[in-house]
C1' cells in the first nucleotide's frame, strides 16, 4: 500500500444505546485509628484521545484524523 485490533482519571481496568453529570481497584490529599510506623476505617481529588455523522438520547453504532500494535503484499 492493504487488512485486522487497541485508545476511559498519574497507573490497571469496569462499560455491549438510557440505570454514566462514567464505576472500581493501586497512587495521592487530609481525618481517624495508633505511643510513632505500618495496616485499617472515613473523605476528597482526578479520565471517554481529536472531528463529524446516525439518533429524542452516543464512552457505547457509523465515517475521517491522529496515535500505538499486528498481520500482509510489492521492491522488475
Nucleotide at each position: 500500500g492493504c487488512c485486522c485490533c487497541c485508545a476511559u482519571c498519574g497507573u490497571c481496568u469496569a462499560g455491549a444505546g438510557g440505570c454514566c453529570u462514567a464505576g472500581g481497584a493501586c497512587a495521592c490529599a487530609c481525618c481517624c485509628c495508633u505511643u510513632u510506623c505500618a495496616c485499617g476505617g472515613g473523605u476528597g481529588c482526578g479520565a471517554c484521545g481529536c472531528g463529524g455523522g446516525u439518533u429524542c438520547g452516543a464512552a457505547u453504532c457509523c465515517c475521517g484524523c491522529u496515535g500505538g500494535g499486528g498481520g500482509u503484499a510489492c521492491c522488475a
Source information:
The prediction has a mean pLDDT of 84. This is a predicted structure of a 76-nucleotide RNA (transfer RNA) from a Candidatus Obscuribacterales bacterium. NCBI's taxonomy places the organism under Bacteria, Bacillati, Candidatus Melainabacteria, Candidatus Obscuribacterales. It was read from a public genome assembly. Rfam family: tRNA. By type it is a transfer RNA.